[in-house]
RNA sequence: CGGAAAGUGGCGCAGCCUGGUAGCGCAUCUGCAUGGGGUGCAGGGGGUCGGAGGUUCAAAUCCUCUCUUUCCGA
Numbered sequence: 001c002g003g004a005a006a007g008u009g010g011c012g013c014a015g016c017c018u019g020g021u022a023g024c025g026c027a028u029c030u031g032c033a034u035g036g037g038g039u040g041c042a043g044g045g046g047g048u049c050g051g052a053g054g055u056u057c058a059a060a061u062c063c064u065c066u067c068u069u070u071c072c073g074a
Stems, first nucleotide, its partner, number of pairs: 001073007010026004020057001028044006050066005
C1' cells in the first nucleotide's frame, strides 16, 4: 500500500441480509428460602449500537467518509 473481518450495558454475544419499542447469557443490586455460605426462585438497575454526515415518516440495520483492532497479500 491492496483485500477481508470485527466494533452493540461491566464481560461475551444476538439482532443487520429483509429499516418499525435494543435483547440474551454471565456479572451486579434487592427480596424470599438457609444458622451462614453455596445454590435456587422472583424482581430491578445499567447501553441509544466506534465517530461524523446523508437517505427516510422512521436507521444498530441502507449509503458516504473516518477511527481502532485482527487476519491475508505485497
Background:
A computed fold for a 74-nucleotide RNA from a Holosporales bacterium, annotated as transfer RNA. Its Rfam family is "tRNA". The coordinates come from a structure-prediction model, not an experiment, and the mean pLDDT is 83.